[in-house]
RNA sequence: AGAGUUUGAUCCUGGCUCAGAUUGAACGCUGGCGGCAGGCCUAACACAUGCAAGUCGAGCGGUAACAGAGAGUAGCUUGCUACUCUGCUGACGAGCGGCGGACGGGUGAGUAAUGCUUGGGAAUAUGCCUUGUGGUGGGGGACAACAGUUGGAAACGACUGCUAAUACCGCAUGAUGUCUACGGACCAAAGUGGGGGACCUUCGGGCCUCACGCCAUAAGAUUAGCCCAAGUGGGAUUAGCUAGUUGGUGAGGUAAUGGCUCACCAAGGCGACGAUCCCUAGCUGGUUUGAGAGGAUGAUCAGCCACACUGGGACUGAGACACGGCCCAGACUCCUACGGGAGGCAGCAGUGGGGAAUAUUGCACAAUGGGCGCAAGCCUGAUGCAGCCAUGCCGCGUGUGUGAAGAAGGCCUUCGGGUUGUAAAGCACUUUCAGUAAGGAGGAAAGGUUAAGUGUUAAUAGCACUUAGCUGUGACGUUACUUACAGAAGAAGCACCGGCUAACUCCGUGCCAGCGGCCGCGGUAAUACGGAGGGUGCGAGCGUUAAUCGGAAUUACUGGGCGUAAAGCGUACGCGGGCGGUUUGUUAAGCGAGAUGUGAAAGCCCCGGGCUCAACCUGGGAACUGCAUUUCGAACUGGCAAACUAGAGUGUGAUAGAGGGUGGUAGAAUUUCAGGUGUAGCGGUGAAAUGCGUAGAGAUCUGAAGGAAUACCGAUGGCGAAGGCAGCCACCUGGGUCAACACUGACGCUCAUGUACGAAAGCGUGGGGAGCAAACAGGAUUAGAUACCCUGGUAGUCCACGCCGUAAACGAUGAGUGCUAGUUGUCGGGACUUCGGUUUCGGUGACGCAGCUAACGCAUUAAGCACUCCGCCUGGGGAGUACGGUCGCAAGAUUAAAACUCAAAGGAAUUGACGGGGGCCCGCACAAGCGGUGGGGCAUGUGGUUUAAUUCGAAGCAACGCGCAGAACCUUACCAACCCUUGACAUCCCUAUCGCGAUUACCAGAGAUGGUUUUCAUCAGUUCGGCUGGAUAGGUGACAGGUGCUGCAUGGCUGUCGUCAGCUCGUGUCGUGAGAUGUUGGGUUAAGUCCCGCAACGAGCGCAACCCCUGUUCCUAGUUGCCAGCAUUCAGUUGGGCACUCUAGGGAGACUGCCGGUGACAAGCCGGAGGAAGGUGGGGAUGACGUCAAGUCAUCAUGGCCCUUACGGCCAGGGCUACACACGUGCUACAAUGGUCGGUACAAAGGGUUGCCAAGCCGCGAGGUGGAGCUAAUCCCAUAAAACCGAUCGUAGUCCGGAUCGCAGUCUGCAACUCGACUGCGUGAAGUCGGAAUCGCUAGUAAUCGUGAAUCAGAAUGUCACGGUGAAUACGUUCCCGGGCCUUGUACACACCGCCCGUCACACCAUGGGAGUGGGUUGCUCCAGAAGUAGCUAGUCUAACCUUCGGGGGGACGGUUACCACGGAGUGAUUCAUGACUGGGGUGAAGUCGUAACAAGGUAGCCGUAGGGGAACCUGCGGCUGGAUCACCUCCUU
Repeated sequence: AGAGUUUGAUCCUGGCUCAGAUUGAACGCUGGCGGCAGGCCUAACACAUGCAAGUCGAGCGGUAACAGAGAGUAGCUUGCUACUCUGCUGACGAGCGGCGGACGGGUGAGUAAUGCUUGGGAAUAUGCCUUGUGGUGGGGGACAACAGUUGGAAACGACUGCUAAUACCGCAUGAUGUCUACGGACCAAAGUGGGGGACCUUCGGGCCUCACGCCAUAAGAUUAGCCCAAGUGGGAUUAGCUAGUUGGUGAGGUAAUGGCUCACCAAGGCGACGAUCCCUAGCUGGUUUGAGAGGAUGAUCAGCCACACUGGGACUGAGACACGGCCCAGACUCCUACGGGAGGCAGCAGUGGGGAAUAUUGCACAAUGGGCGCAAGCCUGAUGCAGCCAUGCCGCGUGUGUGAAGAAGGCCUUCGGGUUGUAAAGCACUUUCAGUAAGGAGGAAAGGUUAAGUGUUAAUAGCACUUAGCUGUGACGUUACUUACAGAAGAAGCACCGGCUAACUCCGUGCCAGCGGCCGCGGUAAUACGGAGGGUGCGAGCGUUAAUCGGAAUUACUGGGCGUAAAGCGUACGCGGGCGGUUUGUUAAGCGAGAUGUGAAAGCCCCGGGCUCAACCUGGGAACUGCAUUUCGAACUGGCAAACUAGAGUGUGAUAGAGGGUGGUAGAAUUUCAGGUGUAGCGGUGAAAUGCGUAGAGAUCUGAAGGAAUACCGAUGGCGAAGGCAGCCACCUGGGUCAACACUGACGCUCAUGUACGAAAGCGUGGGGAGCAAACAGGAUUAGAUACCCUGGUAGUCCACGCCGUAAACGAUGAGUGCUAGUUGUCGGGACUUCGGUUUCGGUGACGCAGCUAACGCAUUAAGCACUCCGCCUGGGGAGUACGGUCGCAAGAUUAAAACUCAAAGGAAUUGACGGGGGCCCGCACAAGCGGUGGGGCAUGUGGUUUAAUUCGAAGCAACGCGCAGAACCUUACCAACCCUUGACAUCCCUAUCGCGAUUACCAGAGAUGGUUUUCAUCAGUUCGGCUGGAUAGGUGACAGGUGCUGCAUGGCUGUCGUCAGCUCGUGUCGUGAGAUGUUGGGUUAAGUCCCGCAACGAGCGCAACCCCUGUUCCUAGUUGCCAGCAUUCAGUUGGGCACUCUAGGGAGACUGCCGGUGACAAGCCGGAGGAAGGUGGGGAUGACGUCAAGUCAUCAUGGCCCUUACGGCCAGGGCUACACACGUGCUACAAUGGUCGGUACAAAGGGUUGCCAAGCCGCGAGGUGGAGCUAAUCCCAUAAAACCGAUCGUAGUCCGGAUCGCAGUCUGCAACUCGACUGCGUGAAGUCGGAAUCGCUAGUAAUCGUGAAUCAGAAUGUCACGGUGAAUACGUUCCCGGGCCUUGUACACACCGCCCGUCACACCAUGGGAGUGGGUUGCUCCAGAAGUAGCUAGUCUAACCUUCGGGGGGACGGUUACCACGGAGUGAUUCAUGACUGGGGUGAAGUCGUAACAAGGUAGCCGUAGGGGAACCUGCGGCUGGAUCACCUCCUU
């Protein structure tokens, strides 16, 4: 410090997720030791049991218990036991009294301020402590204990009587105290203990002294109370709250101020700087994270607060409204004799419960601290320690060295090996920790006692202090630590291994099981599931889950944005608020500097020290960024004062304008009405129909009525804040601009709440109503058509008044100010002018620099550079929805969530693809022609049907005379039967044989096969070893075998776009980038062919050429070819020749080379010459990058899966040849350009020994016979046919046509029935040129005619090849189809066979409404009123003091009033849960209906509004471009 994830790819926006650190944690697996810490986060739920606050006899009366002493009695073993008595002593139960139980310990319920933090303040109290001053005199009356009586189960009382005090009460003395009317008045106490020389004594003591106390007072310290300021959560869908409320006066009350309380008076106080209300919460030092600023948090430790079963209350006291005190009420638990009582673990342990979850009913007061005490001491679950727990942090160990035969085993393997791995074993060492044994600190200071000294004192007692000696206190503790002994001995796991993210293979599974933090993985080869091997990371731990911060600049103060991504209010005015021009003076609030106080300790940081180190502990420093006080400074901001004119405004003079309002008025047009002329249609559409019209329409003329809107001018022209504004005239009225001067003197800018205006639609009332036109009706279209189109038509549109308050209210761009190159239009002014123009203000456009931007783009009219103020945004959906509030007559508007759900949603640009977008171009694509198909018959293939089987594949073009260049058996893969099981075929092993095998024949059988038999016949090599090889039979298992599956696992081959002209690369350049450029443009071409231009320059695969055939010619060579001349014969038959033809080798030739025109002086094009051939001469082979998961596992090969007495193998028969039907491809016809008959010509290219087969003979013929020749330029197949010559037929179902059927034959073959071809004779069907539709072809082509070959025993109308005869037409590119290039739109990228919307149906989820129902909280109004306090008090009782003895004063009880808790009633508010039914929403692999959107999405879309409709939606009105196309306009460059 970043990374993954939206896309085909890119940049951006934006969310989600991950890597880090941390925790009072929990869970899973695992677990050796030690140190230091930590340990109910949940039920402030309920608690059994024990302990947690006592102490003082030196305050008191005393003596229940224990011990001692004394006295007495008894027993007697004469010093023991027992008993009794004496408080005499040590001590001490209970009681009176003092101090302490307000500390320490726990918890966080409540509390958003009566709290806390920081800093101040004045009107206070303060036990114990410290320092002063003074005092401590003299009396009195009680009450416990105790004794007696008595009630009660108990708890606990009642009555009578006795008694002490440091308990209680007067009196005295009083000021430095309090009060004061300044005269004065008032207020206190307590003793106890130690020691003691004189003196006194009632023998208690007095007296002296010391110590501890006591009283009063002054101060200090400490602690506590109170007040103020600032800070300290969320919600405005909580906006108004408040009557003791705010203030005053007086009184009361308090330790003290104060409405704290009361009486009276006034009407205030708080609040947008957030009052009130609701929800949540103890606060802080700190902790955690972060670079910091911030965020989250408030366990342990420390400070403060609050609470103690719930609520209320006071008492005592220095201090409480009191955790282990009291009273009352309530709930709960326990005891009970039913009358009544007792209790409060949020102290330490512990129990139950809750929970994912948190420990021992331990030891000790040895240390530290606290209470009491003179002290010893006692108490102390505070505390110190121990126990449990890997809960965390830190440290240590589980060995070390050597050791290659790289052992065995495991795993993988390309079978060679690799890896685990120096790892193990083995050898040599060491002994930390744990274990056993022995030794052994420190934590201890006190205290006691003895001695000496000092102080006090009359004193050597006593007491206090100092020093010294002795003595003496340890829970932890079997302590830490040290030493010895033995032995590698007792000690390693967890997670992960697709990317992020370090680490890979095998097996199993087969969208199953499962994984997952995100992306995602799994549908038969899973590095992603499960296991294993190996590896990586951390390590006594490792992972997971939860939580916080970080990354996240993803709430942006540091540090973000708002044209199109989320985001500028529709516009303006404007109070509060915020900000504000120039100069001077002053002030010192902000600001800056210094000082002082404070900011507790701990913690963090730095430097040291102590535990062997570390964690941990500890000393010092720094820091605590803060607050307060104070002193300086005066630049800037603010305040005050004075001035200025550049901002702003006013005046003067001009001026442009659809600016607004009101009232008039004008003409054109539509419609209607009336009348005239006039006759059959009008109207409307893509085409029609509804509609109007012979009752006279439409057309035309005249007249009238009425409403609405203002053509031309007219314009990216004008005006206005926006919405918006258009004939003309008048009146009223707002604002702007320009020019020059004068005046005011900052008067300014922005603006939450607020106010005003605000298109269209809509609403209310009243008018008006020509045209248009939601709804509605009808006609069309359509599968339907609640639409688009047509005919009608009502609200409405118009006016007046009043509402509504929204729009794509848009420049999708808030307002204001300043600054930052220019060019060119236009509107309104001014100045100058040589009249061309130049210049300056104010608007409005276009282009463009710097700069900005994700890009597109913006660019002085900013989206640039800055400042001020306001509004708004924070992933998509849910949703601008629900609820609540406000507004509205309503429609609705405004404000505005959550649950739930997804990992995206989005912007700009790129490359493709697509468009019922555009432009250019090409092609037998259309057109122009010729001939077909589609109709008939037949052949053949397919579908369908049938069947035991009709084997399988191929499926638009690019399946269908295709695989099949040839199914009677075979083929054959199919069917029904009969058989075989190491197999029909291959390799290996074992045994046997070499009589193996071949062959002839017989029997059974359909055959396979089984049985029998005849004849021939005796394997080879050799190292001589039944050694090796070969063959055969039998056996066993490895295996064979499979036309079984997967062409979506594959190779190879092939089809297709398409013989279309395209597809790319290197370097450079441009762009953030994907990419672009090149390859686009202007020409041209068959062509990305070539030329020119150009930020491109080059290159590759394609095109072309090179190759083959053909067309001309030359050379060479002449047999089997040829024959001009010579000879010869029936015949190139022969001699001869190689000139010609021909054959087959090699050359030449054609290149826009030449001429003219055109073009840009180019490429090229047009025409011509020459030439056999002219512009790639004709044909072939040749198929770029790629597309279609195209075809083929049945040619072959092959991964995986499947079958193994069968899905393998053999065999005979059947089937592939079926047949109501449909389609494709062909043949043959329908005839006279013909049929038939007779005659006569002319080819090319092939094939042939398992072959072609001549002549001759036989047969009507198919053919038979025959055998010559030929391994082929020699022989044969082999007569070419159309053509030509002649004859006949005469337009007819024919002398056309030949299907079908009958009979008789031929050939092939083992075999011709299913199921061959051919021949002869006879038969003689449909068919008279073919509907919609559709195919081929541009020249030696179509058409037509025959010939050959492959396959093949036989079997072509198919296929492939060959030649013969041999046309017509092309104006042209509008249209159909396909393709190429450029451009445009896109929500597509699996790429339009795309994407995608809504209703309905089903399942699940959360949520709104809902008659209501049940809880919680709370306001108001009442009732009620325990305990307590205060006031009053006619009742009852009453020790201290006073008394005139009557009583008084004072007190207690009782009664009553006020306040008030619990409780009760009524009525509101609010919140939670639930609810028949119901609304929409979300999610779900396959449901239904349509097709709304994306391309001009097929009616451009969208916004607002209104109506309508199953649904998406449709229609009206107004608006927007975020609309394609075409045209126009404007501007820029050359």
The RNA shown here (small-subunit ribosomal RNA) has 1534 nucleotides and comes from an uncultured bacterium. Its Rfam family is "Bacterial small subunit ribosomal RNA". Its mean pLDDT, the model's own confidence on a scale to 100, is 85.